This is a predicted structure of a 73-nucleotide RNA (transfer RNA) from an uncultured Bacillales bacterium.
């Protein structure tokens, strides 16, 4: 050059057929404890990679840019 894929919390990742944004693990905060660690119970934290389009309603579908991984050449 050409083709697929991935991109959603601080990290590893779901999200079903287009309508509630979500576990786990870190953080934080409380019960235990002599204190820490364990367990347990709460809590914060997301412009869903960007723009743009369809839609009554996009993490989803569709275009186009980034990045990043893999195959051809």
């Nucleotide at each position: 050059g050409g083709g697929a894929g991935u991109u959603u919390a601080g990290c590893u990742c779901a999200g079903c057929u287009g309508g509630g944004a979500g576990a786990g693990c870190a953080a934080c905060u409380g019960u235990u404890u002599u204190a820490c660690a364990c367990a347990c119970a709460g809590u914060a934290g997301g412009u869903c990679g960007g723009c743009g389009g369809u839609u009554c309603g996009a993490u989803c579908c569709c275009g186009u840019c980034a990045a990043c991984u893999c195959c051809c050449a």
The coordinates come from a structure-prediction model, not an experiment, and the mean pLDDT is 81. It matches the Rfam family "tRNA". Rfam describes the family as follows. Transfer RNA (tRNA) molecules are approximately 80 nucleotides in length. Rfam classes the family as a transfer RNA.